The RNA shown here (Lysine riboswitch aptamer) has 158 nucleotides and comes from uncultured Bariatricus sp.
RNA sequence: AUAGAGGCGCGAAGGUUAUGAGUAUCUGUCCGGAGACCGCGGAGUCACUGAAAGAUCGAGAAAGGAACAUUCGCCGAAACAUGCAGUUUCCGCAGGCUGCAGCAGUUGGGGUACAGUCGAACAGGCUGUGCACUCUCACCGCAUGGUGGAGGAGCUAU
Numbered sequence: 001a002u003a004g005a006g007g008c009g010c011g012a013a014g015g016u017u018a019u020g021a022g023u024a025u026c027u028g029u030c031c032g033g034a035g036a037c038c039g040c041g042g043a044g045u046c047a048c049u050g051a052a053a054g055a056u057c058g059a060g061a062a063a064g065g066a067a068c069a070u071u072c073g074c075c076g077a078a079a080c081a082u083g084c085a086g087u088u089u090c091c092g093c094a095g096g097c098u099g100c101a102g103c104a105g106u107u108g109g110g111g112u113a114c115a116g117u118c119g120a121a122c123a124g125g126c127u128g129u130g131c132a133c134u135c136u137c138a139c140c141g142c143a144u145g146g147u148g149g150a151g152g153a154g155c156u157a158u
Stems, first nucleotide, its partner, number of pairs: 001158004007075001009074005015068003025059002028056003035046003039093004078107003082101007108134002111131008135151002137148004
């Protein structure tokens, strides 16, 4: 350099379906009587020509996330952390979401329990810890096997 291996293996795209939800929101009516617009602060706007909250008749979503099958790219696949930028509201902060970066901070892989966090969620994602399982390699062993955080910048073949 090329080609490969792990398996509920990783990631992306559009499609279908359910959830989201009879929720948010809007018109009318009742009630109410001073606030509301954002998680916090500022500014501004609306509001006694009635604010919020609540009730009722009628109308009534969407996004992210999920499942299924298909297609595509792959085996540091990829993810997280960090930095920068954008967006989420007029500004700032915080949080969420998205993108870019690296010769290199962490993680071999999936599962599961608990905790934290994102989320409408008892779905699912992410992080940490524990538990076994599994893959690779090293050492030990006659053999079935055993030990090891030793792991991917690794391992196998040429």